A computed fold for a 107-nucleotide RNA from uncultured Cellvibrio sp., annotated as Guanidine-I riboswitch aptamer. Lineage of the source: Bacteria > Pseudomonadota > Gammaproteobacteria > Cellvibrionales > Cellvibrio. The coordinates come from a structure-prediction model, not an experiment, and the mean pLDDT is 80.
Parts: sequence; C1' cells; structure tokens
RNA sequence: AAUAGAGAGCUAGGGUUCCGGUCGCCAAUGCGAUGCCUGGUCCGAGAGCUUUCGACCUCCGGCUGAAUCCAGCAAGGGGUUACACGGCGGGAUAAAAGCCCGGGAGA
Repeated sequence: AAUAGAGAGCUAGGGUUCCGGUCGCCAAUGCGAUGCCUGGUCCGAGAGCUUUCGACCUCCGGCUGAAUCCAGCAAGGGGUUACACGGCGGGAUAAAAGCCCGGGAGA
C1' cells in the first nucleotide's frame, strides 16, 4: 500500500404513503383527525441470524504436455472468509429508523 466481497430470505428496529382500527361529520361505497393505534402492506442492520455465489488453501483422481524429474487444466470433496466500542449532526423516502453519509469523527 492492497484485500478482507456480493446477492437473497428473515429478525431487532422504524415510522405512517396505502389497508385496517379508534373518534367525529354524514344520505353514503364518502370526508376529516389520530402512530404515547396492537396490527397487514412498506423501509430495515459493517459491528444480528440463515442461505447462495464468489475468493483463498488443500485433497482426489480424469485429461494434456514431457525421455525422466515435473508442469498445467476441467469436474468433485473438505476447510477458511477473522476482529469490531462508536457519537453529535446531516440525507432519502409519505415519514422515520440499527437505512445512507459511516468499519466516518472519536475511543
């Protein structure tokens, strides 16, 4: 100095665009208010979970090259993918958040 990766599903969590709930108006299949309304849709983790792919190491034995030692490549199997305390403030979306700024500032 570089690499330590990406996707999907789920969860912690999040608000209120839609649905629903509650209240009010009302002729109503409608209108308004309400997220200190349990919920459905929705958003959702670097430091949460599961899984797939990728990357790295290794084994196996099939093929190829080679006089030999040996070298290279496809498929398949196994292993590894570590560690990680973290504001204030700002941004997107209807709005907010453990989302993004951000493995940031700092410790």